[in-house]
Context: one part of a larger RNA
Parts: sequence; structure tokens; C1' cells
RNA sequence: AGCGAACGUUAGCGGCAGGCCUAACACAUGCAAGUCGCACGAGAAUCCGGCUUCGGCCGGUAGUAAAGUGGCGGACGGGUGCGUAACACGUGGAUAAUCUGCCCUUCGGCGGGGGACAACAGUCCGAAAGGAUUGCUAAUACCGCAUACGUCGGCGAGCUCUUCGGAGCUUGUCGGGAAAGAUGGCCUCUUCAUGAAAGCUAUCACCGAAGGAUGAGUCCGCGGCCCAUCAGCUAGUUGGCGGGGUAAUGGCCCACCAAGGCAAAGACGGGUAGCUGGUCUGAGAGGAUGAUCAGCCACACUGGAACUGAGACACGGUCCAGACUCCUACGGGAGGCAGCAGUGGGGAAUAUUGGGCAAUGGGCGCAAGCCUGACCCAGCCAUGCCGCGUGAGUGAUGAAGGCCUUCGGGUCGUAAAGCUCUGUGGGGAGGGAAGAACAAGCACGUGGCUAACAUCCACGGGCCCUGACGGUACCUCCUUAGCAAGCACCGGCUAACUCCGUGCCAGCAGCCGCGGUAAUACGGAGGGUGCAAACGUUGCUC
Repeated sequence: AGCGAACGUUAGCGGCAGGCCUAACACAUGCAAGUCGCACGAGAAUCCGGCUUCGGCCGGUAGUAAAGUGGCGGACGGGUGCGUAACACGUGGAUAAUCUGCCCUUCGGCGGGGGACAACAGUCCGAAAGGAUUGCUAAUACCGCAUACGUCGGCGAGCUCUUCGGAGCUUGUCGGGAAAGAUGGCCUCUUCAUGAAAGCUAUCACCGAAGGAUGAGUCCGCGGCCCAUCAGCUAGUUGGCGGGGUAAUGGCCCACCAAGGCAAAGACGGGUAGCUGGUCUGAGAGGAUGAUCAGCCACACUGGAACUGAGACACGGUCCAGACUCCUACGGGAGGCAGCAGUGGGGAAUAUUGGGCAAUGGGCGCAAGCCUGACCCAGCCAUGCCGCGUGAGUGAUGAAGGCCUUCGGGUCGUAAAGCUCUGUGGGGAGGGAAGAACAAGCACGUGGCUAACAUCCACGGGCCCUGACGGUACCUCCUUAGCAAGCACCGGCUAACUCCGUGCCAGCAGCCGCGGUAAUACGGAGGGUGCAAACGUUGCUC
């Protein structure tokens, strides 16, 4: 000097930050990932109205809710630091050894069929969780067929580059391999003829391919802990050949062959530890550290495994095993806060079971919108930093009182009182719909698409709507000096001294050391010094 601090005494206000460093201990409860009806089939109840033979029926609610198929997203965002001494991280490269959903650009397409399965209805099993079976059905779900600019594979030819492994380009032939529609608008062409269908068109989707962007995988050089009281380690070990596997190289895996590979420039073993930008300190070199914020990594009760998918071996997915907790009709089941709050426990110690999606960002959706404990805010805590206040001016009978005294006086001390003011903070009243707001939507204009003046798309100005914080910030008025100062120290280091009490006792103490009858060192008082809404102590780092 610093701190994610703690403890003691004290405590007025505000702004901005920060807040389980310990048990990666166990968790009650609520919420934290959904969305799309412009992919699809089906489709309530309640309530209201009408009718009624009083049994009910019809219409609206409503093609709504809830559910199902399907698509996209649940691999992001959020948490934690267990593990990890490792290509985990940092930095610089390589990928002629790779992948990349959504997004952008470009090229070429989107023809014609089929069979199912949920939902649903019935039957059955089960305490439940859940399941079995029969029947029906749709699709942008699934499966054949056609077509193939590219593409992929086989066999050829040529050119360029090359690290000599291969890569790129042009070209011939054979073979394989795609797709899905939805919504809005229109009548130019065809058919029926008020207008529709086919069709056309716009938008969003879909398929093949190339490029980009982004993200990711893999490999390599170098760099950053301790112990040699760890000196030898190694059989998939090291290399080769062939294969398997992967998006991809590779003992990654396998069969065979060879006997290699690493190590005092520290192998192997043990301990400790997430790494970095940074942070603290220091003149620097360095030392220490890795909270908050940002990047990367690892993990998600413990261990293992794969499935789906562009992406996971997946925190709020699946399966198996284990420990624990819960339910049970004892047959069997359910669960995973290291998400946000919160509880118990541990601990010196660390907060609300709050508000809102208004903003920013994310997912889905054409959109309206829905979801979002990300986020924005509020609450608690002097935990820190910063700012403000606790009054200002005047006032000597140097009042009273305290303390000291050489008894003259000195000091607290302009301090108080008194007088004149001010009103920050506090309290009351009023204003403040401020800013935070852009976007979407609506009508208009211009341009584009088009057969088209529809629709749609782009742009421009206009209108309208939306604020959790919050009646908050801020402003004005009123109110009264009225409500707001403590803590540590005073022997030296080290700024600050006397009296009383005590008598090696009680006690103090960071070091030196004080205390045994005049203690500036213990305890109290007066006075003083330092800092101040804080001041000290302890711990840790330099």
C1' cells in the first nucleotide's frame, strides 16, 4: 500500500460497485425452454342466449383451451472449479488430413405415386408410474419411381502447381444419388362462365451444387508449479505392412512383422493447482494472486455407455450400475439446485422463497405475439470507493462548572450562553405521466416485381400504441439549529502530559520493555494528538 475479508466500539444521507473464499455437503417449495394453426388431422368444457314433450336440442363461447403428429430450438444463455501438470491454457503456425444448422451471394431445380403411425374410438392389465391390443386418419412425417446443372464412385486423356505424398483445372464414358408444400393476390392465356378452377404472380419454405461468413475438430514450435528423501520407466509399449473406424490424420482399434521408444536439458512417480487477459504490490526488475468483468477448458448425485442431431456422448434428454432420499396395494416405481430465490448443515463469515419483460440480448413465429430467475430493476449488508452533512457569522462579565495550581493564577475557551443568519440531509405539501423509445402496426407517397393500377417487397415522411423502476430522480414552497460524532492513541520508535488510585499486585505489551509507595508505560479523570461515518484489532499478500 492492498483485500470478495472477519471481529470490537460507534453510526446521519446519497451515488456507484461488491456480496458462501468453508461442505463439487444434503435439499422442502415455486419459477429458470419453449414456440409455430402461414406444416397436419382431430377437437372440448364452463358460461350466455333461444327452443323444449323438461328427457334434452340448437347457436355463440370456438375451430378457442388442453393434448397429439410434424418443424425449429432444448449443444445457446446461466452455474461451479471437482478433476486436470495436459497441446488443458497462452502465443505463433499447419490442415495437400477436416466438418459447419440458421445467415449472405450465385447457379440449377421443386414431376408423378404409395403404404403407414399417433391423436381418436373400443377392449384389457396395473395401487401407481405406465403399458398391451383391435379399428380409423392427415401432413412440410415416412418410402419407392422419374429427372440431374453441379456433385459422388469406377475406368480413361490432357494441362498447371508440387513439400514428390499429392492438389487444382479441362474433358470422355459407365454407374449411383434430390425435393414439400403453405399463405396472400389476380384473370393475360385455357376451361366452365356474376366468379371460380387449372394457371400466373408475390412472400416464406423445400432439393442439388459452388463460394463466403461464423463456429468447431485435429496436429505442431515455444512458454508458465514444488519434491531427486521419486532414477530408471515402457508390451499397444516404439515403428512398419494390411485392414477397421472417424468429418478428418494417427496404435485411435485389430491381425501380422520387427525390437524398439523415453530419461540428469529430470523420464517415471508423488504433492499441489483450472489456464489466460488481468489484479495487488514495487522506481523498476521482480514477488504474490487468478473474487467481480472478458476469453478458453472441465464438470453437472458417483461411475459407465451410446442414441438423436449440423453440432452432445447432452446441467433442468435416454439407458445401465452404485450410494442416498421419497411413494407403494410389497408386485413395483419416482428424484438429482455446481440455474434464481430459499432451507438445513459446515463456518470467523457472505443477501429477497421480490418486480418486470419497458430496455438490451436470445428461442420460435410471415406477423401479432409467446417464452426468457439471461437481463433490467428493486430489497438486505458501512463490505469497499466517492461525495455531502452534523451548522455559519458575531460574541470576554474570558460566565458557571470541571481539572491543575507555586493559591497569584492557568486551562477547557469564542468554546458555551446571547444576537444575526442559512436550510444541504431529515419531515410535510404540491408539481413532475420528464428522459429512458427505438421498433412493430395503420393509412399515404416514390420505386421494384408482374399480364396487371391486385397483392407483395424496399425506402420516405406522418399517425397511433407501449415504463418494471416509480409518483422514483428532479423542481418549488413550508418547518425548525431544531433530529445527525465517534473511535483509537498520548515512555521511545510515533504526533500528543498532568493529577488521583494501585504498589512486581491488578494489569499493559508490535519491539525495546513498564508495575516492588510520588508510574507521562497499569486503571480512572482533566487536557492533548490522529483519523472521522467511521476508528481500531486480527488474518493474508507485496